Record summary:
This is a predicted structure of a 72-nucleotide RNA (transfer RNA) from a bacterium. Its Rfam family is "tRNA". By type it is a transfer RNA. Rfam describes the family as follows. Transfer RNA (tRNA) molecules are approximately 80 nucleotides in length. Model confidence (mean pLDDT): 82 of 100.
């Protein structure tokens, strides 16, 4: 230096151009003598920036910037 893959919530992953989902963690409430277990709720991410394209964009095109794998 070439080419690829990843980059979405504290973390671990879902998302075929139409309201961005769920585990597990945080909080609140029931429960209990207390905690745990169990049940109800609830806040949490403009999707790595940064730009095009479209009525519309995590998703499609380019640049970039991380990490990462082949090559050289």
């Nucleotide at each position: 230096g070439u080419g690829g893959g990843u980059g979405u919530a504290g973390c671990u992953u879902a998302g075929c151009g139409g309201u961005a989902a769920a585990g597990c963690g945080u909080c609140u409430c029931u429960c209990u003598g207390u905690g745990g277990c169990a049940g109800a709720g609830a806040a949490g991410a403009u999707c790595g920036c940064g730009g095009g394209u479209u009525c519309g964009a995590a998703u499609c095109c380019c640049g970039u910037c991380a990490c990462u794998c082949a090559c050289c």